Predicted 3D model of a 691-nucleotide part of an RNA (large-subunit ribosomal RNA, domain II) from an activated sludge metagenome. Model confidence (mean pLDDT): 82 of 100. The full RNA is in RNAcentral, with records from SILVA.
Context: one part of a larger RNA
RNA sequence: GCCGGCGAGUGUACCUUUAUCCUUUGUCUAAGUGGCAAUCCCACGGAGGCGUAGUGAAAGCGAGCGUGAAUAGCGCGAAUUAUAGGGUAGGGGUACGACCCGAAGCGUGAUGAGCUUACCAUGAGCAGGGUGAAGCGCAUGUAAAAGUGCGUGGAGGCCCGAACCGGUUGGCCGUUCAAAACCAUCGGAUGACUUGUGGUAAGGAGUGAAAAGCUUAUCGAAUUACGUAAUAGCUGGUUCUCUCCGAAACAGCUUUUGGGUUGGCGUCGUGUGGUCCCUCUGGGGGUAGAGCACUGGAAGGAGCAAACAGGGAGAAAUCUCGUUGCUCCUAUCAAACUCCGAAUACCAGCAGGCAACAGCACGGCAGUUAGACAGUGGGGGAGAAGCUCCAUGUGUCGAAAGGGAAACAGCCCAGAUCGCCAGUUAAGGUCCCUAAAUAUAUGCUCAGUGCAACUUGAGGAGGUGAGGAUUCAUUAACAAUCAGGAAGUUGGCUUAGAAGCAGCCAUCUUUUAAAGAAAGCGUAACAGCUCACUGAUCGAGAGUCCUUGCGCCGAAGAUGAUCGGGGCUCAAGCAUAUUACCGAAACUGCGGAUUUCCAUGAUUUAUCAUGGGAGUGGUAGGAGAGCGUUCGUAUUGCAAUGAAUGGGAGGCGAGAGCCGACCUGGAGCGAUGCGAAGUGAGAAUGCCGGC
Numbered sequence: 001g002c003c004g005g006c007g008a009g010u011g012u013a014c015c016u017u018u019a020u021c022c023u024u025u026g027u028c029u030a031a032g033u034g035g036c037a038a039u040c041c042c043a044c045g046g047a048g049g050c051g052u053a054g055u056g057a058a059a060g061c062g063a064g065c066g067u068g069a070a071u072a073g074c075g076c077g078a079a080u081u082a083u084a085g086g087g088u089a090g091g092g093g094u095a096c097g098a099c100c101c102g103a104a105g106c107g108u109g110a111u112g113a114g115c116u117u118a119c120c121a122u123g124a125g126c127a128g129g130g131u132g133a134a135g136c137g138c139a140u141g142u143a144a145a146a147g148u149g150c151g152u153g154g155a156g157g158c159c160c161g162a163a164c165c166g167g168u169u170g171g172c173c174g175u176u177c178a179a180a181a182c183c184a185u186c187g188g189a190u191g192a193c194u195u196g197u198g199g200u201a202a203g204g205a206g207u208g209a210a211a212a213g214c215u216u217a218u219c220g221a222a223u224u225a226c227g228u229a230a231u232a233g234c235u236g237g238u239u240c241u242c243u244c245c246g247a248a249a250c251a252g253c254u255u256u257u258g259g260g261u262u263g264g265c266g267u268c269g270u271g272u273g274g275u276c277c278c279u280c281u282g283g284g285g286g287u288a289g290a291g292c293a294c295u296g297g298a299a300g301g302a303g304c305a306a307a308c309a310g311g312g313a314g315a316a317a318u319c320u321c322g323u324u325g326c327u328c329c330u331a332u333c334a335a336a337c338u339c340c341g342a343a344u345a346c347c348a349g350c351a352g353g354c355a356a357c358a359g360c361a362c363g364g365c366a367g368u369u370a371g372a373c374a375g376u377g378g379g380g381g382a383g384a385a386g387c388u389c390c391a392u393g394u395g396u397c398g399a400a401a402g403g404g405a406a407a408c409a410g411c412c413c414a415g416a417u418c419g420c421c422a423g424u425u426a427a428g429g430u431c432c433c434u435a436a437a438u439a440u441a442u443g444c445u446c447a448g449u450g451c452a453a454c455u456u457g458a459g460g461a462g463g464u465g466a467g468g469a470u471u472c473a474u475u476a477a478c479a480a481u482c483a484g485g486a487a488g489u490u491g492g493c494u495u496a497g498a499a500g501c502a503g504c505c506a507u508c509u510u511u512u513a514a515a516g517a518a519a520g521c522g523u524a525a526c527a528g529c530u531c532a533c534u535g536a537u538c539g540a541g542a543g544u545c546c547u548u549g550c551g552c553c554g555a556a557g558a559u560g561a562u563c564g565g566g567g568c569u570c571a572a573g574c575a576u577a578u579u580a581c582c583g584a585a586a587c588u589g590c591g592g593a594u595u596u597c598c599a600u601g602a603u604u605u606a607u608c609a610u611g612g613g614a615g616u617g618g619u620a621g622g623a624g625a626g627c628g629u630u631c632g633u634a635u636u637g638c639a640a641u642g643a644a645u646g647g648g649a650g651g652c653g654a655g656a657g658c659c660g661a662c663c664u665g666g667a668g669c670g671a672u673g674c675g676a677a678g679u680g681a682g683a684a685u686g687c688c689g690g691c
Stems, first nucleotide, its partner, number of pairs: 001691006011096013026050003032044004054061002064076004099237002102234001106227006117201009126191001128160003131156001135152006164188003169184003203219001205215003240626006250263005264368002266365007274357001275358001277353003280349004289340001290338002295334003299330008310321004371397004375392006402413003417592004422588003428582003431566003437579001439578006450568002459553002463550010480537005486510003491505003516531001519530003593616011627680001629677010646663002650659003
């Protein structure tokens, strides 16, 4: 892991509710008798017991009795009778283990020091080598000593290093040789050393050179049995079928926020009877918008006034800029502004519509109280988030399958009763993948822009289409080509120089078709080359601005790119218009099932048949109807001419399931009615077994 078996809403008591039945003629039998295969069981048997009235010790009295002088008080009683009492079954509640499994823990008593810690008693062990303390002797030394030298000696939690004890570092192992080993390396090795045997100390206790270490692979409180099915607002699991309806993720309270409880929303029953909903009519409002009349904010201009905050000019008077306030004009802003002011929403109501459908009231039973995204209006955030918090007669998902969006809970279309190799459409599509237009008409785009959503901006550009305005132009425009572009004069000043062209001032006159005291380049300064301006050649449009369509640049990312792909250019792109077609579980057609309502008919009176209408997605959950397993009982069957069981052709039922030829097997097993449950397995890191 698979297969098989086992495995979870049960029992008692009380309360409540729904359905149904019974009672008001109390209830139970004992011995015994009969039946029977029967130590079971069934029937008869009412002798008797209990109950139907209590109270008192009792006589006794009696809905009262006792006490007591008492009619008081007290004790024990009576009281209920159809709005009753009780039984059975279903739903729910409470108390108990209370649907099942699951803690860490708490308590009580025992068992442990054969591991380990410490201690006690008694034993044992430590190759070999090195160093050479004290003491002593001799020599020397001294007045005597001290001292010094040599020898002897053999001390030490001394040194090196086996046994022994340990366990430093690395490796190896890591379903192992091993629940701590192995290999190499390393520390101690006469000591606070190591070790054998026997003994002592224990669970809030021991022992501890102290690490909360150790106390038998268990230690911040051992192990074991019991209390015990501890408790678990937590996690997991919870077993057959079909039919009808079908939620919530909100509000209040809560040592409450992943739990409860009440209300809301679901379902079932009873009642009410149009109360619901839609249209219509009538209302109040101060939101969106708008506005500036108030309250405030804020820009420009004009005027007036005040004080001179401050600056400038001036000798000063004073002038000017500026400041503050007010008024007017222009143009504005506001959730906590309003002279105004919708749409919706809300309230009420005569009427109309709708009603096999809602509303409301009461009662039984719930579940829900982690919601998500999308649209719209807002707060927070950064006018970020698949962000967060509200609102919403909003939607979808949740609890919804189908078609579309390449794929994609929440987007678009559309709500699956079942069958059909029938038809029509929706969204979305129609070159190929891929069902259907290589459709039609007119344009645009050349960027593979685009054919997907995000459109990445400011900015830039003789890309190109459409529309408009305006200027010039056959008295010849624009562009191009040829020619001219002069003189006073090198204007004056300045300057080393300044000659059109460093700078300052002035910017005239003449000749002209035209020509600046010069727009640019250039020179040290001149020179030189252009321009403005003019003539000629040429011959028909040229220039500028505005609005707008589609494109271009701006445009850089991490594994290999891409519109889903191929691929597409008068498109298979974009825009406008049109006609076909495809396309879903939608709608229609044909046939079947079922719920409910209406009508008719029938009947065993709660069912059936026919016709018609409206329905039949579904989690939590409510309601209903069934299938199957074991046992009991009554009735009735099958079986060695082969039961159960295993396999199983074939058949029946909407399903759970049922029947079954034949084979297997070798002894029991059904059907129908009623009843009772150890009553249905795929999940619980479920339990046991097999492989």